[in-house]
RNA sequence: AGAGUUUGAUCCUGGCUCAGAGUGAACGCUGGCGGCGUGCCUAACACAUGCAAGUCGAACGAGAACGGAUUACAGCUUGCUGUAAUUGUCAGCUAAGUGGCGCACGGGUGAGUAAUAUAUAGUUAAUCUGCCCCAAAGAAGAGAAUAAUUGUUGGAAACGACUUGUAAUGCUCUAUAUGCCUUUAUGACAUAAGUCAGCAAGGGAAAUAUUUAUAGCUUUGGGAUGAGACUGUACGGUAUCAGUUAGUCGGUGAGGUAAUGGCUCACCAAGACUAUGACGCCUAACUGGUUUGAGAGGAUGAUCAGUCACACUGGAACUGAGACACGGUCCAGACUCCUACGGGAGGCAGCAGUGGGGAAUAUUGCACAAUGGAGGAAACUCUGAUGCAGCAACGCCGCGUGGAGGAUGACACAUUUCGGUGCGUAAACUCCUUUUAUUAGGGAAGAUAAUGACGGUACCUAAUGAAUAAGCACCGGCUAACUCCGUGCCAGCAGCCGCGGUAAUACGGGGGGUGCAAGCGUUACUCGGAAUCACUGGGCGUAAAGAGCAUGUAGGCUGAUUAGUAAGUUGGAAGUGAAAUCCUAUGGCUCAACCAUAGAACUGCUUCCAAAACUGCUUAUCUAGAGUAUGGGAGAGGUAGAUGGAAUUUCUGGUGUAGGGGGUAAAAAUCCGUAAAGAUCAGAAGGAAUACCGAUUGCGAAGGCGAUCUACUGGAACAUUACUGACCCCUGAAAAUGCCAAAGCGUGGGGGACAACAAGGAUUAAAUCCCUGGGAAUCCCAGCCCUAAACGAUGCACACUAGUUGUUGCUAUGCUAGACAUAGCAGUAAUGCAGUUAACACAGUAAGUGUGCCGCCUGGGGAGUACGGUCGCAAGAUUAAAAACUCAAAGGAAUAGACGGGGGACCCGCACAAGCGGUGGAGCAUGUGGUUUAAUUCGACGAUACGCGAAGAACCUUACCUGACCUUGACAUAGUAAGAAUCUAAUAGAGAUAUAAGAGUGCUAGUUUACUAGAGCUUACAUACAGGUGCUGCACGGCUGUCGUCAGCUCGUGUCGUGAGAUGUUGGGUUAAGUCCCGCAACGAGCGCAACCCUCGUGUUUAGUUACUAACAGUUCGGCUGAGGACUCUAAACAGACUGCCUGGGUAACCAGGAGGAAGGUGAGGACGACGUCAAGUCAUCAUGGCCCUUACGGUCAGGGCUACACACGUGCUACAAUGGGGUAUACAAAGAGCCGCGAUACCGUGAGGUGGAGCAAAUCUCAUAAAAUAUCUCCCAGUUCGGAUUGAAGUCUGCAACUCGACUUCAUGAAGUUGGAAUCGCUAGUAAUCGUAGAUCAGCAAUGCUACGGUGAAUACGUUCCCGGGUCUUGUACUCACCGCCCGUCACACCAUGGGAAUUGAAUUCAUUCGAAGCGGGGAUGCUAAAAUAGCUACCUUCCACAGUGGAUUUAGUGACUAGGGUGAAGUCGUAACAAGGUAACCGUA
Repeated sequence: AGAGUUUGAUCCUGGCUCAGAGUGAACGCUGGCGGCGUGCCUAACACAUGCAAGUCGAACGAGAACGGAUUACAGCUUGCUGUAAUUGUCAGCUAAGUGGCGCACGGGUGAGUAAUAUAUAGUUAAUCUGCCCCAAAGAAGAGAAUAAUUGUUGGAAACGACUUGUAAUGCUCUAUAUGCCUUUAUGACAUAAGUCAGCAAGGGAAAUAUUUAUAGCUUUGGGAUGAGACUGUACGGUAUCAGUUAGUCGGUGAGGUAAUGGCUCACCAAGACUAUGACGCCUAACUGGUUUGAGAGGAUGAUCAGUCACACUGGAACUGAGACACGGUCCAGACUCCUACGGGAGGCAGCAGUGGGGAAUAUUGCACAAUGGAGGAAACUCUGAUGCAGCAACGCCGCGUGGAGGAUGACACAUUUCGGUGCGUAAACUCCUUUUAUUAGGGAAGAUAAUGACGGUACCUAAUGAAUAAGCACCGGCUAACUCCGUGCCAGCAGCCGCGGUAAUACGGGGGGUGCAAGCGUUACUCGGAAUCACUGGGCGUAAAGAGCAUGUAGGCUGAUUAGUAAGUUGGAAGUGAAAUCCUAUGGCUCAACCAUAGAACUGCUUCCAAAACUGCUUAUCUAGAGUAUGGGAGAGGUAGAUGGAAUUUCUGGUGUAGGGGGUAAAAAUCCGUAAAGAUCAGAAGGAAUACCGAUUGCGAAGGCGAUCUACUGGAACAUUACUGACCCCUGAAAAUGCCAAAGCGUGGGGGACAACAAGGAUUAAAUCCCUGGGAAUCCCAGCCCUAAACGAUGCACACUAGUUGUUGCUAUGCUAGACAUAGCAGUAAUGCAGUUAACACAGUAAGUGUGCCGCCUGGGGAGUACGGUCGCAAGAUUAAAAACUCAAAGGAAUAGACGGGGGACCCGCACAAGCGGUGGAGCAUGUGGUUUAAUUCGACGAUACGCGAAGAACCUUACCUGACCUUGACAUAGUAAGAAUCUAAUAGAGAUAUAAGAGUGCUAGUUUACUAGAGCUUACAUACAGGUGCUGCACGGCUGUCGUCAGCUCGUGUCGUGAGAUGUUGGGUUAAGUCCCGCAACGAGCGCAACCCUCGUGUUUAGUUACUAACAGUUCGGCUGAGGACUCUAAACAGACUGCCUGGGUAACCAGGAGGAAGGUGAGGACGACGUCAAGUCAUCAUGGCCCUUACGGUCAGGGCUACACACGUGCUACAAUGGGGUAUACAAAGAGCCGCGAUACCGUGAGGUGGAGCAAAUCUCAUAAAAUAUCUCCCAGUUCGGAUUGAAGUCUGCAACUCGACUUCAUGAAGUUGGAAUCGCUAGUAAUCGUAGAUCAGCAAUGCUACGGUGAAUACGUUCCCGGGUCUUGUACUCACCGCCCGUCACACCAUGGGAAUUGAAUUCAUUCGAAGCGGGGAUGCUAAAAUAGCUACCUUCCACAGUGGAUUUAGUGACUAGGGUGAAGUCGUAACAAGGUAACCGUA
């Protein structure tokens, strides 16, 4: 210090989340030791039991339990023990009682309390203060009781009643007291209050204990300590709490208190507080501090320390120095306990502990040894304060769980590319050490004489022995750390983004790794990061955000000069800011945590002194801001009145006749009209609006204002000089007032045109949009409403900061005197620099640079909604105002694409058009779907599947089905054993297969026979393994289709931009082309285009057999033969075409035309397919990861199936006929194939074919007659001499085998079909159309398919408006899975929270009233009382008053039939509102 997350990517805005630190924590897993701390945050809930406040015999009476002493007895260890009695002058003692002091401290808790609290600084001349300290003075005399005790007695008890009787430092009286208290006259100081002195008068003290010492007592003054009261400032939220208050504000008098004071009372008066937030409501003990933060701030208030408040709840006083009292009293209430039912007792928010609550918080411990407290003269006693121990990883700190060596890098485990690698020097093993542990021994300080709970503790020494001691979380990114297996949108994870649908580094486990470590994670909360409330330190044109506009009150702010003051401000000094904490330094525990000492700091407050620049205040001036006056002009500024013309409509009259109107991409209807419309002419009426001028011209604060004239009236600009003189100026509320488009409301007018709602006609799936007519409203008067996308989405005012250009108003100057030029001021616009901005853009009319003031914003939705208040007749407006709940985004600007039933510019393509021929109708062939089936194997599905994989399913193929069989297997590699291999051949079976017999023994090497080894093959056995057309083309390679042979797709460097990106590649031309030229912040380059390659078209050269034959010769007349190398041809190399030449146009590229040429502008055709798109196709060509099967999903065999058949579609063939069918005759190709082959002549058969075998591995032979054409004959428009399906019969061929299921031949049969609806396909020249030929596959063939070959051989293209597809630029976008996109609302269902709601339940507060306990105050006996006395006490009466009752009001919480909208949900329903001109532009306000 930042990071993740909105997007295809970018910048910004903006929220959410994370990394850090912390905790009185809790939970999960784990756990060795020690030190120091800490430990009910919840129920201020209820409490059993024990303890927590007593002490003093040196205050007193009394007493004899204990101890002592004495005596007696018993036992015997003969000086001890036990028992009994006595004793009160025991310098031992004491239960209970009187008395004194203490119990108001210490300890606990945080309910209440938003100020009678707290903090800080002051005041007290308005006060008190026991014990303690200092000083002064004093203590004389007397008296009456009472507890205890005794007796009687009530009661269950608690507790009493009467009688008797006694003491005191208990109580009372008297005396003394210049000093104390009260106070008059008077004086002094001061004068706001008051203070001091004070003749004199009045009033008031005391206690003893005791041998002494000493302690205590009384009065006064002072101190110290503690406390009371008052004041300033600070110290939560809420305005959806705006008014509150009658003892209330003040005065006089009185009472009361220690003391001021409405503290209380009587009277008088009407004040007091409040927007600087009164009053109310909610929440809360406050502080030093703690925590976080760079700081400013924020959050918090455990432990420790200071203050306050409370003590079961409420009220009250008593005693006392001090209380309205935690372990005191009285009363009321709730609760618990005891009871003899009459009545009593109690208060752990003290320490332990119990129950309960809760996620959660400890022992019914030891000791007064230390520190401190109470009492006491003291010894001492008491002390759950305190010191210690126990429990708890709750926190902080420290230590350890071993160290060194040790490689064949062991085993196991994990992984693997099978080679290895990781764990890993880690282990084993060897040597060493002993912190810790255990055992044993010694043994502190804390204590100044004694006294040690802790504690035989800390610490020290010795021995034993690596011995007793490691886990937790994480490993997709943020964030350090990766692999295997399992699972398969399941189980699950998750802080955010997100992961999981069969190869998960994200789930679960293993291995490995990373981080921290006796802990580690999770959860909760706080601060930080968050500049995300912004004082430091943010914003408001479009992201959230400028009120619709103005006037103006409070407030804020305010020109220049002079003088004064000193409130703010600045400097200095003094006081205070408790200690602890934090920080610095030093020191003590072995270190540290911890502790101690010292310093600094505590940024604050108060007082005093000083300064006078700035702000404030006062004073005197000024004129630059502002205002006033004067002048002539501009203007749709406002209000009222009057007047005009054009047009529409209606009415009247005339002319006149059959239509008019309507809309459009196209069409129609409702409607008007023969009762005379529409059209046209004339006249009348009425209402509304004001053509042209008219313009980013004018005016106004905004809304807004548009015919002409008149009256009244507001404001601004310019010019001129004069006046006033900064309180006038600027801004301006949450106060106030006024104006405020349209729509709307109520009353009354008006009503021509237009036109919501509703109606009719069309359209449509159904509507809207469209049309026809049409009643509110729009208009007027007066009155409400008060909202708009009320927009420049830009608050007002002032100042400053380059230019240029237009226009409006006024003025000045100039001359050439104008419809002129220049300049100034004020408006209104355009362009543009600096600057700003996220960008777009703004840019002297700022969104620049500054100043002043106001308003507003803080993620999206819920929601500008609910509730409450105010206003309104209502609609509703406003306050702009929530919350629950929900999401991780919502949003702005710009970028690249894609898209648009957008615009513009342009181009191309058999895309359309112009033509030719088809498909769709028939029959058949073939493929597909569907259906069927045991199986009809599988794949391909818009274009880009469907005569496709398949260039050929009878068996095989074959993957499918049925049945029969095999299990190391049909096939590969490896081991052992045997055998050469191999051949012949029988039986059974559908076959696979099974059984049996015979022949045969080889090759190479080792010296030879023998024997051994090797190669290859066969068989048997065993295991690793084989095998799979099983799955995944959405894991892949390779190959392929398509866009598309479309002209595009990119890169380097440079430049521009914050960036994504742009530029280049755009522009002007041109081209088939990103082809080329020109220009240009670009310059170059690559993949594509073109060319290079092949075929065809012309020629030359070379060569000349199997091809050819001009000349010559022969001939069987056939290039047949000799011969030739001329020609054709064959097949190799060259040539040729390049816009090269000419004319014209053009800057050029290039285009048009021409010449020559076989060919002319790419000559024709082919091969060749950029970056990429479609998760396109293929795991069934092949290869391949993973998964699956392994006596089967593998392998073998027989038969069947892939050929089924109500149907639908695609692709073809043949036709429907005369441009034809049939017969006869006759002519001309190219390119291929052939030895398991092509097969001639000849003969046989009507024919398919058969017999036979010449020739040919091919320019030689064969397939092999090309057909259409041509000539001629016939048919004569018919279901035919068209057409040939279907069927019958007989055959041929292939093949183990033609039944399912082949092809062909002959004879016979002779369906449908007479040119094909909507729709749709191909083709631009040797093309379409038409005609035949060959080949691959192949035994044969379902081939009409596919591929190739040649023959004959057209028509048309004006052209680019439209359909389809594509390309370039531009534009809009809420799309980016990219329009097959996105997305809105109702309804239905489920869930969630919320509002309303008749009512109902509880709680709290408040007002009024009734009752009135205890108690204080007042009164008070005829009752009681020993002293004293003008006596005291009491019953009783009474003011006030707690609790309680009743009634009203308010607030709050819960429930609630029903109901309303909202949110979230799987792929529900209906439509398609928005985003593109979203198909009617969208949006705002209103009805």
Notes: Model confidence (mean pLDDT): 80 of 100. The RNA shown here (small-subunit ribosomal RNA) has 1487 nucleotides and comes from an uncultured bacterium.